[in-house]
RNA sequence: CAUCUUUCCCCGGGGAGCCAGCUUGGCUGAGAGGUAUGGGUAAGCGCCAUACGACCCGCUGAACCUGAUGCCGUUAACACGGCCGUAGGGAGGGCACCAUGAACGCAC
Numbered sequence: 001c002a003u004c005u006u007u008c009c010c011c012g013g014g015g016a017g018c019c020a021g022c023u024u025g026g027c028u029g030a031g032a033g034g035u036a037u038g039g040g041u042a043a044g045c046g047c048c049a050u051a052c053g054a055c056c057c058g059c060u061g062a063a064c065c066u067g068a069u070g071c072c073g074u075u076a077a078c079a080c081g082g083c084c085g086u087a088g089g090g091a092g093g094g095c096a097c098c099a100u101g102a103a104c105g106c107a108c
Stems, first nucleotide, its partner, number of pairs: 001101003006096001008094003011058004017027004034052006064089003070083004
């Protein structure tokens, strides 16, 4: 100096579906808009925006997005299984430590 292991610190990315009687309840799921503010509305509701939170994920990247209002099976529907899919995208840096290697110096 490079790689690597472990911990820590800081940072970043992402989604919120289906059913019923749409403020409520049920289902799957890690998560199905929890809190605040503002907007919208006859009033209310993630109906919409922003911030924070929970959860998941950060290149060993199927978290998540596109194709896609996709195809087959299955379901009341979502979910689920298979395909698409070796597809196209997708958010990481730092200190210290462990180990290995390289280079250089010294001695024999």
Predicted 3D model of a 108-nucleotide RNA (TPP riboswitch aptamer (THI element)) from an uncultured Sphingomonadales bacterium. Model confidence (mean pLDDT): 80 of 100.